[in-house]
This is a predicted complex of two RNAs, RNase P RNA and transfer RNA, with 467 nucleotides together.
């Protein structure tokens, strides 16, 4: 110093003129405010709003080492294993990367092609060892231990006993795995020891099991106000103890709870409502189809808000003091131009200078806390690998 | 703005971990029949399964993330 990964901050300044949007104000040619780190993908988690809110069953959906942060979370932050990389003589140890990191040893199922065999395995080739009176061949038979071959994978390792030959068949060391105990650790786990031949590969982003959680619908939520239609058509149910519907938002079962007087108009009240009257002629509930409007105005922006500063924590972050107001559009504003500086290319130069050209991703829609994705260039830490100088 | 769904030859499709470097119609070339065209009839072309990853020995099929396309959701009475 240069490439690579990772994490983090920034993501052009200042001035002017003509615009639009809100805001206060009696009013006005005046004055103040005016996008992002992602505002975006809707992928998690709220908050907030409205229905539903009584129990059991099932069934779906998410979450999955451990501690902690948080209003919460699938996010964060620190620790533990696990890989893999790099330094090391060295599988220790150091540093950095990555991890959908509960259970195949409960139970099932799956493994094309190749190959003797794919999961309580197997015998192709070479071996060992027994039979066929002996020997060479040759042929039947044991073996699964040693080396070959096949695959993505082929059923601990070393040495000895044992045996016809051989196998954890048995014995000693190791390795793993399980079980107890001990000792640090909140804990995951790490270390030490004893016991058991227990040796039982892979996959659960494969049914499955554990262990936690989980009503639904999303500001087109909901609330008020006004305008305009055809006081229209199908369909299923209905006076209720029972039985039938219809609801209790996935499904069943229990139980509950509902199921007739009403629509326009005028009027009166602060409101559920009362009173009147014209009209059509059964009404109501549910869903369907046809019809009418596409206008205000609340929610809508002071919030788990944004800055400073010590403090407490290893770190995410808390808590205390001060100090601040920072968009609220709906045929949806935040824009257009010009002048001077930055920064990056190229080109004319030895250089100071010049000149041309570029200066990203992309924009608010109810509000927040993540994750994801996309981004010209700039800085700043850490790590690895090259050159280079001492 | 908020919900849901799809994507495989030029077109409509099948597939739902391996018998699939992925089948079938229709279209498309060529050659045959025919005087010549249409139909028939032999035959070939034609998809890196929308894109990246990840899980598996193995992915169109399984999850994850992106792109891209198509749909419903408004009061009134």
């Nucleotide at each position: 110093g240069a490439a690579g990964c990772g994490c983090g901050u920034c993501g052009g300044g200042c001035g002017g003129u003509c615009g639009c949007u809100c805001c206060g104000a009696a009013g006005a040619u005046g004055g103040g405010a005016g996008a992002g780190g992602a505002a975006a993908g809707u992928c998690c988690g709220a908050a907030c709003a409205c229905c539903a809110g009584u129990g059991g069953g099932c069934a779906g959906c998410g979450a999955g080492c451990c501690g902690g942060a948080u209003a919460a979370c699938g996010u964060c932050c620190g620790g533990g294993c696990a890989u893999c990389c790099g330094a090391u003589a060295g599988u220790u140890u150091c540093g950095g990367a990555u991890g959908a990191c509960g259970a195949c040893a409960a139970g099932u199922g799956c493994a094309a092609c190749a190959g003797a065999g794919a999961a309580c395995a197997g015998a192709c080739c070479a071996g060992c060892c027994c039979u066929g009176u002996c020997u060479u061949u040759c042929a039947g038979g044991g073996u699964g231990a040693u080396g070959g071959g096949u695959g993505a994978a082929a059923c601990g390792g070393u040495g000895g006993g044992g045996u016809a030959a051989g196998a954890g068949c048995c014995c000693a060391c190791c390795g793993g795995c399980g079980u107890c105990g001990a000792u640090g650790g909140u804990a995951a786990c790490a270390u030490c020891g004893g016991c058991g031949g227990c040796c039982g590969g892979g996959u659960a982003a494969a049914c499955u099991c554990c262990u936690c959680g989980c009503g639904g619908u999303g500001c087109a939520a909901g609330g008020c106000c006004a305008a305009a239609u055809a006081g229209g058509g199908a369909a299923a149910c209905g006076a209720a103890c029972u039985c039938u519907c219809a609801g209790c938002c996935g499904c069943c079962c229990a139980g509950c709870u509902g199921a007739a007087a009403a629509c326009g108009c005028g009027u009166c009240u602060g409101a559920u409502g009362g009173c009147g009257c014209c009209g059509c002629a059964u009404c109501g509930u549910u869903u369907c189809c046809g019809g009418g409007u596409a206008g205000g105005c609340c929610g809508c922006u002071a919030g788990a808000g944004c800055c400073c500063g010590g403090c407490g924590g290893c770190a995410a972050c808390g808590a205390c003091g001060g100090g601040c107001c920072c968009a609220g559009a709906u045929g949806a504003a935040u824009g257009a131009u010009c002048g001077c500086c930055g920064u990056c290319u190229c080109g004319g130069u030895g250089a100071u200078c010049c000149g041309a050209g570029a200066u990203a991703c992309a924009a608010a829609a109810u509000u927040c806390g993540g994750c994801u994705u996309a981004c010209a260039g700039a800085c700043g830490c850490g790590c690895u690998u090259c050159a280079c100088u001492c | 703005g908020c919900c849901c769904c799809c994507g495989u030859c030029g077109u409509c499709u099948a597939g739902a971990g391996g018998c699939c470097c992925a089948g079938g119609a229709c279209g498309c070339c060529a050659c045959c029949c025919u005087u010549u065209c249409a139909a028939g009839g032999u035959g070939g072309a034609a998809a890196u399964c929308g894109c990246g990853g990840g899980u598996u020995c193995g992915a169109a099929u399984c999850c994850c993330g992106c792109c891209g396309g198509g749909g419903g959701c408004a009061c009134c009475a």
Rfam match: Bacterial RNase P class A. Rfam's curators write: Ribonuclease P (RNase P) is a ubiquitous endoribonuclease, found in archaea, bacteria and eukarya as well as chloroplasts and mitochondria. Rfam links the family to the GO terms ribonuclease P activity, dimeric ribonuclease P complex and tRNA processing.